[in-house]
RNA sequence: CGGAACAUUAAAGCGCCUGACCCGGUCGAACCGGGUGACGAGGAGGGGGUUAAUCGAAUCAUCGGCGGGUUCCCCCCGGCUGCCACAGCCGUUAACGCAGUUAACAAAACCGGACAGCAAUCUCCGGCACAAAAACUGCAGAGUGGGUAA
Repeated sequence: CGGAACAUUAAAGCGCCUGACCCGGUCGAACCGGGUGACGAGGAGGGGGUUAAUCGAAUCAUCGGCGGGUUCCCCCCGGCUGCCACAGCCGUUAACGCAGUUAACAAAACCGGACAGCAAUCUCCGGCACAAAAACUGCAGAGUGGGUAA
């Protein structure tokens, strides 16, 4: 330096499980063991805050709870409305609005199949559709007061 095996890490719509539900152990109870517990899309200027956390999809347990969290609110910084203040909207690709495009072959669901397991269930492959938020581009366009002739 190259190769192989094993272990760990790589998670942020993410992790976890004392409720609940499901499976097995003997029919029940109890108990023991095991399993389920969010489908993709989107999202980070800095600090702080709170039992609040975006968008849609679904046959809706995707119930309930704990932890975390890029949302939200406040302050600071920054951007836009020529300049300044306020106000408003935003976050370095830094107003609102309208249209188009992207997002988007959305994924799960559903149908079929393979692996592991007694099972609940898990991992994966193929087929079939169906979003919204948002972003980008174009159009249009930005208040009140002050001040300058740029």